Molecule: Glycine riboswitch aptamer
């Protein structure tokens, strides 16, 4: 000097609930939601094998492989809190020069 991982501060920020019970959203039952976290995988990549000619190409198996998709384990279904993500500000690691 550059860069902007990660964390912090401020702002915005969705979905889904009834019944019984209790001093109490306390407990139970059933239902529901996806945007903390977590699960699963498509293309692609890698490896073994097979066909082919040790080619091109094809087949097959395994591994790997993202999401706001999927599952609903966790979490959630008044408010508050939390909240993926987005905006702003400050601080600021590594690589490059």
């Nucleotide at each position: 000097g550059a860069g902007g991982a990660u964390g912090c501060u401020c702002u915005g920020g969705a979905g889904a609930a009834c019944u019984c019970u209790u001093a109490a959203a306390u407990g139970a039952g059933u239902g529901c939601c996806g945007a903390a976290g977590g699960u699963g995988c498509a293309a692609g990549g890698c490896a073994a094998g097979c066909c082919g000619a040790c080619a091109a190409g094809g087949c097959c198996u395994g591994c790997u492989g993202a999401a706001a998709c999927u599952c609903u384990c966790a979490g959630g279904c008044a408010a508050a809190a939390g909240g993926a993500c987005a905006g702003a500000g400050g601080c600021g690691a590594a690589a490059a020069g």